[in-house]
Context: one part of a larger RNA
RNA sequence: CUGCGCUAAGGGAACUCGGCAAAUUAGCCCCGUACCUUCGGUAUAAGGGGUGCCUGCUUCGCGAGAAGCAGGUCGCAGUGACUAGGGGGGCCCGACUGUUUAUUAAAAACACAGGUCCCUGCAAGCUCGAAAGGGUGAGUACAGGGACUGACCCCUGCUCACUGCCCGUAGGUGAAAGCCCCGUCCAAGGGGCCUAAGCCCGGGUGAAGAGCGGGCCUAACUCUGAGGCUCUCAUGGUAGCGUAAUACCUUGCCGGUUUAAUGCCGGCUUGCACCAAGGGGGUAACGAGGUCCCCACUGUCCCUAGCGCAGGCCCGGCGAACUCGCUGCGCGGUGAACAUGCCGCGGACUGCCAGCGGGACGAGAAGACCCCACGGAGGUUUACCGCAGCCUGGCGCUGUGGUAUGGUUUCUGGAGUGAAGAGUAGGUGGGAGCCUUAGAAGUGUCCUCGCCAGGGGACAUGGAGGCGCCAAUGGGACACCACCCUCUGGGAACUGUACCACUAACCCGAAAGGGGACAACGCUUGGUGGGCGGUUCGGCUGGGGCGGUACACCCCUGAAAAGAUAUCAGGGGUAUCCAAAGGUCUGCUCAGGCGGGACAGAAAUCCGCCGUGGAAUACAAGGGUAAAAGCAGGCUUUACCGGGUUUCGCACAGCGAGAAACCCGGUUGCGAAAGCACGGCCUAGCGAACACUGGUGUGCCCUUUAAAGGGGCCCCGGUCUGAUAGUGAACUUACCCUGGGGGUAACAGAUCCGUCGCGGGUGAGAGUUCACAUCGACCCCGCGGUUUGAUACUUCGCCGUCGGCUCAGGGCAUCCUGGCUGUGCAUCAGCAGCCAAGGGUGGAGGUGUUAACUCAUUAAAGCCCUACGUUAGUUGGGUUGAGAACGGUGCGAGCCAGUUUGGAUACUAUCUGCUGGCAGUGUUGGUCGGCUGAGGGGAAGGUCCAGUUAGUACGAGAGGAACACUGGGCCGCGGCCUCUGGUGUACCGGUUGUCCGGCAGGGCAACGCCGGGUAGCUACGCCGUAGCCGAUAAGAGCUGAAGGCAUCUAAGCUCGAAGCGGCCCCCGAAAAGAGCCGACCAUCCCCGAACGCUUCCCGCAAGGGAAGUGCUAGGGGCGAGAGCUCCGCUAAAACAGCGGUUUGAUAGGUCAGGGGUGUAAGGCGCGAGCUUUUGCGAGCGCUUCAGCCCACUGAUACUAAACGCUCGAGG
Repeated sequence: CUGCGCUAAGGGAACUCGGCAAAUUAGCCCCGUACCUUCGGUAUAAGGGGUGCCUGCUUCGCGAGAAGCAGGUCGCAGUGACUAGGGGGGCCCGACUGUUUAUUAAAAACACAGGUCCCUGCAAGCUCGAAAGGGUGAGUACAGGGACUGACCCCUGCUCACUGCCCGUAGGUGAAAGCCCCGUCCAAGGGGCCUAAGCCCGGGUGAAGAGCGGGCCUAACUCUGAGGCUCUCAUGGUAGCGUAAUACCUUGCCGGUUUAAUGCCGGCUUGCACCAAGGGGGUAACGAGGUCCCCACUGUCCCUAGCGCAGGCCCGGCGAACUCGCUGCGCGGUGAACAUGCCGCGGACUGCCAGCGGGACGAGAAGACCCCACGGAGGUUUACCGCAGCCUGGCGCUGUGGUAUGGUUUCUGGAGUGAAGAGUAGGUGGGAGCCUUAGAAGUGUCCUCGCCAGGGGACAUGGAGGCGCCAAUGGGACACCACCCUCUGGGAACUGUACCACUAACCCGAAAGGGGACAACGCUUGGUGGGCGGUUCGGCUGGGGCGGUACACCCCUGAAAAGAUAUCAGGGGUAUCCAAAGGUCUGCUCAGGCGGGACAGAAAUCCGCCGUGGAAUACAAGGGUAAAAGCAGGCUUUACCGGGUUUCGCACAGCGAGAAACCCGGUUGCGAAAGCACGGCCUAGCGAACACUGGUGUGCCCUUUAAAGGGGCCCCGGUCUGAUAGUGAACUUACCCUGGGGGUAACAGAUCCGUCGCGGGUGAGAGUUCACAUCGACCCCGCGGUUUGAUACUUCGCCGUCGGCUCAGGGCAUCCUGGCUGUGCAUCAGCAGCCAAGGGUGGAGGUGUUAACUCAUUAAAGCCCUACGUUAGUUGGGUUGAGAACGGUGCGAGCCAGUUUGGAUACUAUCUGCUGGCAGUGUUGGUCGGCUGAGGGGAAGGUCCAGUUAGUACGAGAGGAACACUGGGCCGCGGCCUCUGGUGUACCGGUUGUCCGGCAGGGCAACGCCGGGUAGCUACGCCGUAGCCGAUAAGAGCUGAAGGCAUCUAAGCUCGAAGCGGCCCCCGAAAAGAGCCGACCAUCCCCGAACGCUUCCCGCAAGGGAAGUGCUAGGGGCGAGAGCUCCGCUAAAACAGCGGUUUGAUAGGUCAGGGGUGUAAGGCGCGAGCUUUUGCGAGCGCUUCAGCCCACUGAUACUAAACGCUCGAGG
């Protein structure tokens, strides 16, 4: 230091986003218990009292036992430990108990009983499945499914224009099939008719999706507006509620709460943007929900302190990971714009340990925000393209009969009236006969046609005739026959439609039976169709989005005198127009001015003069243009066909469409001609492939061949892509993902400084007078780098973001304190300015706040920087993930610098840095002790009040100073523990439960709990915390010239601040210039490899051996002193420091003193009562200021500091 615990005087939430955490409370019995209420509750409300032990007795019980009464008795305390709600009040939300994001959200979200709507009559509806088949359900509308709402109470308004759903349907539209027509016959194909669903259309429907206005005027104070006018809609928000979980402005206004309230509660209400089952308004009870207040309580805090346990630290054992280019000082500068590494200056011996967490743009995680990708995925929808499902027509399975009504064919009737004509003459042709007992004329009834004259038919009656030819009329002549036309009947066949019936396919059923050519199923048609699938969801861009279009073109400027040249630079245009506004020939001259001329004016038309273009040009601008390129007239179509070159498009690489200039050939126009004309004075006026389509050619190919036709190709056109070298298509993502980017935003830095802050110049003005005591407009010039911006340079393989807390370092443009000057300074108090950064700059209320506001103090309650200081320090209230709600918005998914509630904060420190603690080396022999003080650090002090001065100076008064001296307070700093207080898991005592135990004495339960408490450590306690000197600032002066004066200055001199430097305290010979003083020790001894020298021995020699000697490495001794071991504490993490070590009181023990607790055990006596007279008995008294204990003080060697070891200068 961390974690977990214990305790705290006085205060008592002042802490904080917030009483987070902790404390309080607690069991049982008795008393007592409010508002409110759904009468259940609230309620253990709240608030009180009691609680042990002993003795005796009573009641209940078979008993075990339970409940009581009376008396006695002890303690601070009797649920004595353990166990065991803190309470109350206001509001929001949700009725409630429940459920949920296993792993950051437990909620206001979900669910819930209850309410409403919709579908559904069972072979149902909904649902799973390709189907067979299955679930709901072996259920049947009091049932099942779906949707919304969410107990209960009072309620639930208006709107059907839109969307949806339901119903309807004359008309419109409407596919296939069918039918008709075209298509040379067929076919492909086309047109028409008919026509289902659907759509249009008509209506209904809101507890379906949804929606529910604006302007103006108006009452005899004012205000307000019952009322009126007007626009508009489908209707214009009713009740209730309302600054709200909803109100931007907003901290609305008022009241209450508070000293103070961005809070809360109650009102008001101009509702940015409440509102009625996406329910409105209430509401008892409930809630680990949100919010405010009060009581109690507390270490949350003022303001910290002490103690315990486990870690941390030390020793022994075992022993990871992350990470790691090499390295590893500070400041200033520079630099890709925040450097241990570059430059400069400064610092800096070599290491180790414990700590801290400023830096290493620390580690960790290829940023989750932002942008980008012709990346992905989830979701949505009136995106695009499909699919299932559903609806629907046709055909098949698929048969019979009938009614009605169409179509076609066929058969068979009827009707057919101008006038004339006997008359109801359809047309043409044939035609001289035809009909009739198989029943003529006539009559009757009925039917039918009708031009109202009549015609036709059936039946009955009747019983023998009727008609034509001829004649007349007329355009046409009649009987009869054939063919045909128009209208209108009937029959048949085929067929369509509608309906009725049948049964035999088919379906259901065990069967009986039911359904029935329907349904189902198959093929096909149209419709509907985010239920499902796939896909798309432009570019540019001072980030992206929104906006714009700088996305295809033209002109001018920019553009820097060749050419070319960028920006979301500046100014403007184009996507046409014209059959003349084209071509050509000829002629003419404009705008404007002056003069003149009836109406006639400034401007009408006319005449004259001047008139380089000041006009005009189809349209922008530039360029161009006068017998024209302008204006006018004549004639015309060159706005033509074919081919080519060049230029622009696109500078100097490539490239399409397109545009233009020029040439050749052809054919034309105009002109006498030269000539001009391939549209418009020039520079804009544009569009690929595919597809569809038009044209052209005695061109090409295919269709077996021929012809014709058809198709294709070649060539020329038309219809389109404006995102304009042309893709087919919308939203959303906070549930999101991947790849990338500092190519690009948000934080921070950097640069700039419009904005911001501060200053200056000038001085209009005001200040009674007077610019400058004070204030100061317009205009102008700077400084700063705290605001907001601009830029996009650093960082997206990661620089944690607001505020608070903690700890601060710095600047001065100074808030206070200090020194001065001016004053519109009498004094007091101010105002303005100059110097000055040493110190100080506080407490509380609401709010996440910074800020701002407020309260009470104060000498004052400064501004700013430090990565908006501070996240490997903390907090996590705000912001900014996932849940949820409100308002708004969007069809929706969703979204909102709108609101609201909830919501993981990880890292063992390698280097550096810092705070402390050690070791070694060096300092020219070593050691022990004492100093110096270069240098460094400190704020060690700051400030206020009172008294005296003095009711003095001053002042008319009211009022009212100062110098100097004295005392005290607060804040800060340092030290201490006598006192006071805290702690005090040493200690003493009391006591509960339980265990051991006969008692005594103990263990455990937080030290069990409770009452005390020495030492130590502590604050809340106590002590200390002068001023003076020197040099200066602003300023005040002396003398004094330049400049005969004046002048504080130029030379010289004297003063003058809390500021600067000292006197004070601390560190400090590693201060490499490594210091000084004193004392002690040393400047010696022994051994001695290798090597050298001398002598001797062996050997012919090379060489070997021995002794002596010299010297070195090395070793040993001695040695001032030091260290270790050992006993310790005034010291302490290790280490170090200090003390002791028998010549000793260092520690322990013992004894004494002093102190704490509070009277031990045992014994004797007493004791309420009971009793078998022997005892039981809580407890009391005496013995006893006892017993037990102590970290303090002293005495005392009883125990332990034993024996020892190591280092250490020596020329």

The part of an RNA shown here (large-subunit ribosomal RNA, half B) has 1211 nucleotides and comes from an archaeon. Its Rfam family is "Archaeal large subunit ribosomal RNA". Clan: LSU clan. Its mean pLDDT, the model's own confidence on a scale to 100, is 84.